[in-house]
RNA sequence: GCUCCGGUAGCUCAGGGGAUAGAGUGGUGGACUUCGAAUCCAGCGGUCGCAGGUUCGAAUCCUGCCCGGAGCG
Numbered sequence: 001g002c003u004c005c006g007g008u009a010g011c012u013c014a015g016g017g018g019a020u021a022g023a024g025u026g027g028u029g030g031a032c033u034u035c036g037a038a039u040c041c042a043g044c045g046g047u048c049g050c051a052g053g054u055u056c057g058a059a060u061c062c063u064g065c066c067c068g069g070a071g072c073g
Base pairs, nucleotide, nucleotide: 001072002071003070004069005068006067007066010025011024012023013022018056028042029041030040031039049065050064051063052062053061
């Protein structure tokens, strides 16, 4: 340099045109307990990497760039 894959919550990841963007875990509060652990409940936490384009509508499709990984040279 070229090709491919990925970037979504603190972390690990789903979601691949129309839902209020989700799960697990973590952290917070509560229940339970003599107190903890475990379990259960609640609620919090997101500029969906950045910019532009397509579309009535974009996390999702297209283009460029940035970051990470793999392969080739």
This is a predicted structure of a 73-nucleotide RNA (transfer RNA) from a Leptospiraceae bacterium. Rfam family: tRNA. The family's RNA type in Rfam is transfer RNA. RNAcentral records the identical sequence in 2 taxa. The sequence is in RNAcentral, with records from ENA. The prediction has a mean pLDDT of 83.